[in-house]
Molecule: small-subunit ribosomal RNA
Organism: uncultured bacterium
């Protein structure tokens, strides 16, 4: 700080998503230890139980206890005395009388129960913040000061009695106290009123001051120290009451208001004040957003940002408001009061049914809600509060403690050494590699945690909940203590296996349809760690509301134009004020919190000292540039008078010719009209044509021009008349008087409405005819509204320049339109200013496109709009309309993109150019027939498999009877038909030979090595194990080779340099020209590299060189180039020559190059071949091979036998043979080239009508053989017919090959003698030795060809010529296509 995603790629614009923090969180796994922190966000939901506000007996009168001491009773009776009857009577038990001491209290009576603690429902508000004011106010306890505290009176609760009630309560009588409660005295001083006097404020008024009328206190207790009480005036501390600023969305809320606003008086209150109320006036708010509706306590602050900002208001601190809902007031300094009253409501509890009680949003707690929040602890020891004079008492305030990884911090789960790099496990090419020094193993320590023993501050004299905690000390064992999450890009980190568009994942973009780095699982590896990932919220990133810091020609956006109101901005200069603006200083911006630095807990988190900062706000001092104001002043902005010229500017009234239809009347005949072609339509009732006269309405050729004029919409025949703009020119006056403009008012094409008139032409609806598959369309015939006028609405257009209005500046050049000057023998031309109004263009902008003095430039001012696409300019509402509509204007819901400009390409029934048997103009087929041969289809046990427009169908296959064969039935065989490796045995294998069998299998038995160091090996069979073989099994869409095809079409491309941000482009375009990106010639290009071309083979002419197995002219010879000679000639095959636009003439621009000509055998790549750029087509081949990966392994492998590939209602495809006379049959006769050939071609010669068969000669070939070409050329016949054509098919008889011709070969020969008499719609080849047409060789091959390769023999016709079909090629335009028109996409059904 950015990335991913709109594309084939590309810049852009624009969304969407991600990477970061944060959180009172929740949830999923998962969990050791500690300290700070924190916890019902939801139902302001109802609450069981407890505990949370009481104290004071030193205010007071009772009661209760206790305890001295006393009164008397009673009972008992120690001891003494005793007359033994009994006296006396100590200390004791019960009462009782008094007085005192003490403690406890129910009621009076006094403070406190207005603090503290909770919660955010309400509430848009003077509630809150901030700053002010109060001359409009109060304040209990504290605190200073000052001055008092005399002397009476009458109740009253408790309490007794009596009574009513279930109960809560409560009535009645009756006594009785006080710091309760009430009067008098007293008044320095206060209050109030009255009429003065000083001195101050901005004012109402405030203070001081002294007359005089009036007014209101008080309490006592005591421990004898004191506390207390009254008044008056301060302080303090708390409160109240105004103002000024700020402080959510919503105009699809635009008007609100009767106590309302504002006076006067009179209530009232601590004080103002419509706060109340009588009267009186009618005002008061509001577009600087009133009412109305949602929605919310507010802030210090958190949290997040570079910041300006956005979000947010737990917890800690201020402030409000509320204490089940609603109201009301009493008592107080203080309250309209959580834990006080009354009343109403709703709920819950009690009841004897009459009536009664009650309020957890204090603390725990329970229910319920909910994704979700704790203990019905301890203690007042500390820090505060309440009362007391104190000791005390209270006190869920607090201080602790318990639960929860809820959050932040910090500590652990060990350290060092260790390689046989163990085992396991995961991959693997099987070698190995990774886990991994990691374990194990050896030393070592002991933080946490556990055992023991010490043991604190926290407390100022005393008192310790926390707690035997913090903390130390000591012994002990590596023990007890790691997991979550991803690992496809983005974002650190990969492999294997399972799955097969399934399961499944996912933030976004995608993954998954048999080799998944994306699903699950393992191994392995990355983060993060007592946590680690997901959701939910918020900011960032989003400069994606843009004040900092956005946009508006074409992505989203300029209002259809104008006038003009509010407001906003404004020219030049001179003074004042000083509101804004700069500056200084004061005063407040609370604490806590954040930042700088210091301390304190071992550190940290956390606590804490001290600094600044809190960008605010007020007062008040100063400046005087800018803005503002007031005041004067100028002329350059704007504006006014004046001469002048141009214009389809507006409105009105008139006037004109032309054409069109319509009516009369003439001539005149049969069509006319209309169309690609027709047809409806008009005419013999006289059309159309034409003259000639009327009638009517509407639009105004040519002039006419990116001319003109207007604010846009828009305006054209003439000529009249009223008008509005604008411009030139010079001149004089106003003096900033001016720009924009929200609402507003007026204008605004065409269509459409309304009354009323017109109405020829046109012509929406509609008719009718044609086209089509339809044709509610285009084309025709007709033909109403409407178009014209008047008036009146509508108010919208791709209302465009998709560009708002104004002002200033900023290189040129070139046109036109209205003016004006200056020059000019002057209607021409030139220079030069204005206004318009065009083009090209530089600088500068833009995302390119392009704009560019008329900007989309460079600046300022205003007003308008926009913020992903869809839905939607659609719903509701509202205004406006006569309707039709128009304005305004969403939302849920859905997608990851819509979208703009440019780029390569392909397309196009766009253009321009070129080509090509491509059509054209010929020839000869093919589609009809038979019959070959392939294919589809069907059938079969099986018809093995591939090939599928062209570029699959005489294709793979150059040849399926068995084999081949891969398919079917059956028999068999299992380390195997074939490789390689071990182990053990034989000494062969290999022939032979017999038996069984459909055959292969199986049995049986004859025969038989080699080398040596004597160990043993070579090699060959057999038996055995298990590594393995095998597979014409899948997948050509996992691949290599190979091939086809565009197409022998001219193209394909790269380096460098220019030019673009860039994708690209340029070269490769352009002007010629070629077969050809071939060649020239220009050019920001230069050059080069596959490809054409040429090198290469054959062939067309000749030299030469050699002369067998070829030739034979001359000589000789012979049946015969047979033989000798020869090598002249033909041939044969090696070297070479020839052709190159080389030469001449013409075109062309001179160039290239073309037309013509000479010469030559050939002439303009002489004819033919091989050669086939970059790529396309996921063509084609896994069955030539090869080969990954996936199956089969007593079988999807191997063997044999027999069958199938040869089937057969059918369909196409490629041939072959004909339909006949340019022919058929018969006899005679000529003239080839390519080639093969010993398992072979076979001469001759005999036998057969024939295929053939016997013998068999030469030849391993320029010798021999296949080998007689045929077509042709002489003759005779046939006489147009299903024939003497035609030969299918079918009998019979035979030949060949082969173990072996039934399924299923070929051939003869004799007989039978089929369909066909030239072929519909279509549709093929071919441009010369070419079509056409003859015949002959070859390969496979044991036989099989009408098929394929080749070969020579005969041998034409036609090409005006590129509109049109088909295909390429180059330039160009349009493109929403890019899997590329077999595209993309819309609508309706399913």
């Nucleotide at each position: 700080a950015g990335a991913g995603u709109u594309u084939g790629a590309u810049c852009c614009u624009g969304g969407c998503u991600c990477a970061g923090g944060a959180u009172g969180a929740a949830c999923g796994c998962u969990g050791g230890c500690g300290g700070c922190g924190u916890g019902c966000u939801u139902a302001a939901c109802a609450c069981a139980u407890g505990c949370a506000a009481g104290u004071c007996g030193a205010a007071c009168g009772g009661g209760g206890a206790u305890u001295a001491u006393u009164u008397u009773g009673a009972c008992a009776g120690a001891g003494a005395c005793u007359u033994c009857g009994g006296u006396u009577g100590a200390a004791g038990u019960c009462g009782u009388u008094a007085u005192a001491a003490u403690c406890c209290u129910a009621g009076u009576g006094g403070c406190g129960g207005a603090c503290g603690g909770g919660u955010g429902a309400g509430u848009a508000a003077c509630g809150c913040g901030u700053g002010g004011g109060u001359a409009a106010c109060c304040u209990g306890c504290c605190u200073c000061a000052c001055a008092c505290u005399g002397g009476g009176g009458g109740a009253u609760a408790a309490c007794a009695g009596u009574c009513a009630g279930a109960a809560a309560u409560g009535a009645c009588u009756g006594c009785u106290a006080a710091u309760a409660c009430c009067g008098c005295a007293u008044a320095a001083g206060c209050g109030c009123a009255c009429a003065g006097c000083u001195u101050c404020g901005c004012a109402u008024g405030a203070a001081g001051u002294g007359g005089u009328g009036u007014g209101a206190a008080a309490a006592a207790c005591u421990g004898a120290g004191g506390u207390g009480g009254u008044a008056u005036a301060g302080g303090a501390u708390g409160g109240a009451c105004c103002c000024g600023c700020g402080u959510u969305g919503g105009a699809u809320u635009a008007g609100c208001u009767a106590g309302u606003u504002g006076g006067u008086g009179a209530g009232g209150u601590a004080a103002c004040g419509g706060c109340c109320c009588a009267c009186c006036a009618a005002g008061g708010c509001g577009a600087c957003g009133a009412u109305c509706c949602a929605u919310a306590g507010c802030c210090g602050g958190c949290c997040u940002g570079a910041g300006a900002g956005g979000g947010u208001g737990a917890a800690c601190g201020g402030c409000c408001a509320c204490a089940u809902u609603g109201g009301g007031a009493c008592u107080g300094a203080g309250a309209c009061a959580c834990g006080g009253c009354c009343c109403a409501a709703a709920c819950u509890c009690c009841u004897a049914c009459g009536g009664g009680a009650g309020g957890c949003a204090g603390c725990a707690g329970u229910g319920g809600g909910g994704a979700a929040u704790a203990u019905u602890g301890c203690a007042c020891a500390a820090u505060g509060g309440g009362g007391g004079a104190a000791a005390c008492c209270c006190u869920g305030a607090u201080g602790c403690a318990g639960c929860g990884a809820c959050g932040c911090c910090g500590c652990g789960u060990g350290a060092a050494g260790g390689a046989a790099g163990a085992a396991g496990u995961a991959u693997c090419c099987c070698g190995g590699u990774a886990u991994g020094u990691a374990a194990a193993c050896u030393u070592c320590u002991a933080u946490c945690a556990g055992c023991a023993g010490g043991g604190a501050a926290g407390a100022a004299a005393g008192u310790g909940a926390c707690g035997g905690u913090a903390c130390c000390u000591g012994a002990c064992u590596a023990a007890g203590a790691a997991g979550c999450c991803c690992c496809g890009g983005c974002u650190a980190a990969u492999u294997a296996c399972g799955u097969g568009c399934c399961a499944g994942c996912a933030g976004c973009c995608g993954c998954g349809g048999u080799a998944a780095u994306a699903c699950g699982u393992a191994a392995g590896g990355g983060g993060c760690a007592a946590g680690c990932g997901u959701u939910a919220u918020c900011c960032g990133g989003a400069u994606u509301u843009a004040c900092u810091g956005g946009g508006u020609g074409u992505a989203a956006a300029g209002g259809g134009a104008g006038c003009g109101u509010a407001g906003a901005c404004g020219g030049u200069u001179u003074g004042g004020c000083a509101a804004g603006u700069c500056u200084g200083a004061u005063g407040u911006g609370a604490a806590a919190g954040g930042c700088a630095u210091g301390g304190g807990c071992u550190c940290a988190a956390c606590c804490u000292g001290u600094g600044g900062a809190c960008u605010g706000c007020a007062u008040u001092g100063g400046a005087a540039a800018c803005u503002g104001u007031c005041a004067g002043a100028c002329u350059u902005g704007a504006g006014u008078g004046c001469c002048g010229g141009a214009g389809a500017g507006g409105c009105a009234a008139g006037c004109g010719g032309a054409a069109u239809u319509c009516c009369u009347a003439g001539u005149g005949u049969a069509g006319c009209g209309g169309u690609g072609a027709a047809a409806u339509g008009c005419g013999u009732a006289g059309a159309u044509a034409u003259u000639a006269g009327g009638a009517g309405g509407a639009a105004c050729a040519c002039c006419a021009g990116u001319g003109g004029c207007g604010a846009a919409g828009g305006c054209g025949g003439c000529c009249u008349g009223c008008u509005g703009g604008a411009c030139u020119g010079g001149u004089a006056c106003u003096g900033a008087c001016g720009c924009u403009g929200a609402g507003g008012c007026a204008c605004g094409a065409a269509a459409g409405c309304g009354u009323g008139g017109g109405g020829a032409g046109c012509a929406a609806a509609c008719a009718g005819g044609a086209u089509u598959a339809g044709a509610u369309a285009c084309c025709c015939u007709g033909g109403u509204a409407g178009u014209c006028c008047a008036c009146g609405c509508c108010g919208u257009a791709a209302a465009c320049g998709a560009u708002g209005a104004a002002u200033a500046c900023u290189a040129g050049g070139u046109g036109u339109c209205g003016g004006g000057g200056c020059c000019g023998u002057a209607u021409a031309g030139g220079c030069u200013u204005c206004g318009g109004u065009g083009c090209c263009g530089c600088a500068g902008c833009a995302a390119a496109c392009g704009c560019a003095g008329u900007a989309a430039g460079u600046a300022u001012u205003c007003c308008a709009c926009c913020u992903g696409g869809g839905g939607a300019g659609u719903a509701c509402g509202u205004u406006c309309g006569c309707a039709a509509g128009a304005a305004u204007g969403a939302a849920a819901c859905u997608c990851a993109a819509a979208g703009g400009a440019a780029u390569u390409g392909a397309c196009g029934g766009g253009g321009a150019c070129c080509c090509g048997c491509a059509c054209a103009a010929g020839c000869g087929g093919u589609g009809g027939a038979g019959c070959a041969u392939g294919u589809g289809g069907u059938u079969u046990a099986a018809u093995u498999c591939g090939a599928a427009g062209c570029a699959a169908c005489g294709c793979g296959a150059a040849g399926a009877a068995c084999c081949u064969u891969a398919c079917c039935a059956g028999g068999u065989c299992u380390u195997g038909a074939c490789a390689u490796c071990c182990u053990u045995c034989u000494g062969a294998c290999c022939g032979c030979u017999c038996c069984u069998u459909a055959a292969u299998c199986g049995g049986a038995g004859c025969u038989u090595u080699c080398c040596u160091u004597c160990g043993g090996g070579a090699c060959a069979g057999a038996a055995g194990a298990g590594a393995c073989a095998g597979g014409u099994g899948g997948u050509g869409c996992a691949u290599g080779g190979u091939u086809g095809u565009c197409g022998u079409c001219a193209g394909c491309u790269c380096g460098u340099g220019u030019c673009g941000u860039g994708a690209g482009a340029u070269g490769u375009u352009g002007g010629g020209u070629u077969a050809a990106g071939u060649c020239c010639c220009g050019c920001a290009a230069c050059g080069a590299g596959c490809g054409c071309a040429a090198c290469c083979c054959c062939u067309a002419u000749u030299g030469u060189u050699a002369g067998u197995u070829g030739c034979c002219a001359u000589c000789a010879u012979u049946c015969a180039g047979u033989u000798g000679g020869g090598c002249a000639c033909u041939c044969u095959a090696g070297c070479g020559a020839g052709a190159c636009u080389g030469c001449c003439g013409g075109u062309a621009a001179u160039a290239a190059a073309c037309c013509g000509g000479a010469g030559g055998a050939a002439g303009g790549u002489g004819g033919g071949g091989a050669u086939g750029a970059c790529g396309u087509c996921a063509a084609a081949u896994c069955a030539u091979c090869a080969u990954g990966c996936c199956c089969c392994u007593u079988a999807u492998g191997a063997c044999c036998u027999g069958g199938g590939c040869u089937a057969c209602a059918c369909a196409c495809g490629u041939g072959c043979u004909a339909c006949a006379a340019u022919g058929g049959u018969u006899g005679g006769u000529a003239c080839a080239a390519c080639g093969a050939g010993u398992u072979g071609c076979g001469a001759g010669u005999c036998g057969g009508u024939g295929a053939c068969g016997g013998c068999g000669a030469g030849c391993u070939a320029a010798u021999c053989u296949c080998u007689u070409a045929a077509a042709g050329c002489c003759a005779a016949u046939c006489u147009c017919a299903g024939u003497u054509c035609g030969g299918a098919u079918u009998g019979u008889a035979g030949g060949c090959u082969g173990c072996a011709a039934c399924u299923c070969g070929c051939c003869u020969a004799c007989a039978u003698g089929a369909a066909g008499u030239c072929g519909g719609a279509a549709u093929c080849g071919c441009u010369a030795g070419u079509a056409a047409u003859c015949g002959c060789g070859g390969a496979u091959c044991a036989g099989c060809a009408c098929g394929c390769c080749g070969c020579g023999g005969u041998g034409a016709a036609u090409a005006c010529g590129u509109u049109c079909c088909c295909g390429g090629g180059c330039c160009u335009u349009g493109c929403a296509c890019u899997c590329a028109c077999c595209g993309c996409c819309c609508g309706u059904c399913a």